[in-house]
Context: one part of a larger RNA
Formats: sequence, structure tokens, C1' cells
RNA sequence: GCUUACGGUGGAUACCUUGGCACACAGAGGCGAAGAAGGACGUGGCGACCGACGAAACACUCCGGGGAGCUGGAAGCAAGCAUUGAGCCGGAGAUAUCCGAAUGGGGCAACCCCAAGUACUACCUGCUGAAUCCAUAGGCAGGAAAGAGCCAACCCAGUGAAUUGAAACAUCUUAGUAGCUGGAGGAAAAGAAAUCAAACGAGAUUCCCCUAGUAGCGGCGAGCGAAGCGGGAAGAGCCUAAACUUUUCAGUUUACUGGAGAGGGUAGUGGGACAGCAAAGUGGGACUAGAGAGAUUAGACGAAGCAGCUGAAAACUGUACCAGAGAAGGUUAAAGUCCUGUAGUCGAAAAUGCGACUAGCCCUAGCUGAAUCCCGAGUAGCACGGGGCACGUGAAAUCCCGUGUGAAUCAGCCGAGACCACUCGGUAAGGCUAAAUACUACUGUGUGACCGAUAGUGAACCAGUACCGCGAGGGAAAGGUGAAAAGAACCCCGGAAGGGGAGUGAAAUAGAACAUGAAACCGUAAGCUU
Repeated sequence: GCUUACGGUGGAUACCUUGGCACACAGAGGCGAAGAAGGACGUGGCGACCGACGAAACACUCCGGGGAGCUGGAAGCAAGCAUUGAGCCGGAGAUAUCCGAAUGGGGCAACCCCAAGUACUACCUGCUGAAUCCAUAGGCAGGAAAGAGCCAACCCAGUGAAUUGAAACAUCUUAGUAGCUGGAGGAAAAGAAAUCAAACGAGAUUCCCCUAGUAGCGGCGAGCGAAGCGGGAAGAGCCUAAACUUUUCAGUUUACUGGAGAGGGUAGUGGGACAGCAAAGUGGGACUAGAGAGAUUAGACGAAGCAGCUGAAAACUGUACCAGAGAAGGUUAAAGUCCUGUAGUCGAAAAUGCGACUAGCCCUAGCUGAAUCCCGAGUAGCACGGGGCACGUGAAAUCCCGUGUGAAUCAGCCGAGACCACUCGGUAAGGCUAAAUACUACUGUGUGACCGAUAGUGAACCAGUACCGCGAGGGAAAGGUGAAAAGAACCCCGGAAGGGGAGUGAAAUAGAACAUGAAACCGUAAGCUU
């Protein structure tokens, strides 16, 4: 050195799962000055940590459930509680230190100080009160109690990059994306045609499929990229301004003008006012309140097996039974009939809240006439400069913004992709509107040709921890004795560690550095060999 055997070391592999991941359905979609989210510090007979709780501090009160044990993880000692019903589960309350929007003032958060305070803003009332006469701004006091902060994604708006692609790069693209900011809701936004269409017609919006990678746009490069129709989901329509009538107030005084209020009125086969005729009822509601069926927040009942074998039976053998229950988990091994359950059936003192229902309230009709009046103004349009439309200025409509200019009122006005004519469609310059759609920090249930400890979350384990960094920030490793601690009394060697006996156990080469225990690496023994 090689081979074989037996060990050590090491922790791979197979097995397992407390933890993750993804999705589906349902719920919930907010919490907060009645002090949140998040924390600091405390609270136990013995507690450092986690969890729970708050000076009423491992807990208090009431109402339900439940029925024998209990004083959390977590053993032990001590002392207690409980069938006069504890612990535990659910509902409603009480308490809830200090910091934190933090709000009496301050501050290096969890502290300090005082005269002991809703700080500040918005709102209401009263008083006061400049430049400046009336007034206004401002100030003071009182009242009431709206806002403020946090939160995963979804939504709307404002602002708005670059890397990149174009094989360089500037228009272009990335992209109105990321980022930042504001605002809201359980959804948001949009929405009842100044819409599409095409000579036929449709009839608010939103979403899906298709149209279609089409028509187009484009240093006609890279690339960008519709819309109408058609098929589905859902389905819902309304209120004002004005004309006119009228109440009241002011200017002012037959009257007129203006403010506030009431009636009226809402349309494109134009509508309404106005004049005349007729009518009193029908239908609806997305508003408010009540009500409580069913539902949610604890639970209850719930079939049917024994023997042998084994350390242990659920496996096997023998022989039975249930099934509206042969889902699943556990039990010394693999259980329909052992336990928890499952199918099925029942259940709420209290709280929550949707629809049907009841009541209130609100809305809602016609015919004829045609003279007059009204039909949303610094608006529409136009010029210039921009933006946005799939559309890069193009023949560039339509839409929005800035500057300037500046109409018409139905014999009106706008659109149909320059523009004109004809024809057709619509009725701008006010507003509201459920559903179909988007999302999941959170709760419940369930599922997986998802992972199984170098995987799956960074985190199965006291993990955003230890540790690193001035800081922003970065960020681990680490699971498995056994069915049950039965966790090795006692003896021996040793200072101890460790070991040898004894004992437990089915097993101790399962002994806590603990299940399996590969390889590298180290050793012992034997054989071979230089």
C1' cells in the first nucleotide's frame, strides 16, 4: 500500500410533519379623539422567556352552553378552587398604567413641568375691531363636536422618469409604466345620446368572447394598434336650470329690479310655459322606521365485535354486525363496528345584520290649439400654442387645456374623419344612479398529477430573532429517544467528564451529543505485498 471484517466520525438517503404554497366557495371589507395601528413598563406564592392580562392587572360582573375536574406553554414544591356547577366555550359589559394622530406646556417616545387644560383647523352665536366714514380683515369669549392618524391589494385624479428596444442614436419605444402626491369605497370609475350607423336599423353604462394583429398609425424603422356590427353577463331609470304663478325681504314706491322660499317643468315622432277641455286613480321607489322567519357567533343526540396470536393488533385466523354513517384524525402496528367524529336530526338568554312583509314618506297620467315666451354664455365656434384620441400635423374630423376673439334659441344648434351640398342621427355648455366588473391584509370551510427540513415562507424550532452596519438597510443556522420517562435506584474506576455492572424497555449499536445512519476521513484485527 491493497483486500476483508469490525468500529469511530459524519449526517446523506428513505420515512414522518407541527409549517409553508396555490386555488375554490362563503363571510368581512375597515380601525381611530368613547384615543387606533404599533409599542414601553408592569401583573403570578416561587417567573427569566413566550402567550394572557392592565394598579379592579395569569384576572372582575351578568347571561347562555357544558358537566368533572382545575390553578396557560411547563415539570416541580407550596397553597388552594370545584356538583351551592369550577376550569373551559360563546354573547354582553366593567377595568384598561405610560407612549403613540397624541391633543395643557415641554421633550432625546414610553419622561419632565404647571395654574390641570377637546392642542389645531373648519362650523354656530355674541362681543370687539384697523388702514378707511359705514364696513371688512383681524381679535376675544361661549357653544357644538366634524376633521386629523393607521391599513394588503383593488379604484379615481395630479405629477411623472430612466435602464431598455430601435442591434449606434435624436423623432419613436420602454410608458402615461415605475416612483411621488391627493382622495374615496366595499367596490371605485362610467352611465341614460348634441351616441352609433348607413339609406336598413339600433337605443344609458360596465365586463367577457369575437371582429383582429384586421382598418390604420409609424426615422412607413423598431414597433404601436382600434371601432361599429354579432354572441353573452347584467339590466333601471331619474332629478334640476329657464319660461309662468306666488310668499317674503331689500332697493324703491301704480310699477320695476335683485336675494331667499313655494308651486310649475324636463323634451327630439321636439318639449314645456300659455289658453281651453278632461281626470283623482294607477303604478313605482334606489328613502326612513318597525318587525323578526331563516342565517352567523357556544353546542346536543348520533348505528354496529368479540376470541386467538403479539411487547402492543387495528394486520392475520375464526366467527358476527351496522350502514342516510366505508370522509378524516387518533389509539403500543394497518380499525366502518375502541375514541373524536362522519350521514342524518335538533339547538340561543344575548348580540349582529340582508331580503320578502308592515307603516310612513316620496315620485308618477291625458287631449286640442297655435299668436307670444323659455329651452343651461364669456358658453359653442374661430385664430394661435399644446395635450389626448390606435392616429407622430398629416387632407386630421371628434375631445380637453392656455391666450385672444366671440354667436344663435327651434325658420335654432351639433354630428356623420378637411371642406361644401343633400340626406340621416342627435339636442351641448347642470346633477344623481343598483347589477353584471377589480382586489384580498383578515375570518371560516374545503381541495391539490404543490413542498416535505439545502425543499416549502427569510422564518415547521421563542425569526425579522441571533449577528452585521453610524444609518438607510442586510439577515442566518437550528425538526424526529420511546407506545409510555418506565429518562437508568444501587455498586465499581475516576477530581470530573466519561465508562463498566445492575435495572427499565419489544429494542439501550433507542441513553437524552438519543429513530434510519451512505460517502469522504480515522482506527483495530487478520491476510497478501515492497
About this RNA: A computed fold for a 530-nucleotide part of an RNA from Argonema antarcticum A004/B2, annotated as large-subunit ribosomal RNA, domain I. It was read from a public genome assembly. The organism belongs to Argonema antarcticum, within Bacteria. It matches the Rfam family "Bacterial large subunit ribosomal RNA". Its family is annotated with ribosome and structural constituent of ribosome in the Gene Ontology.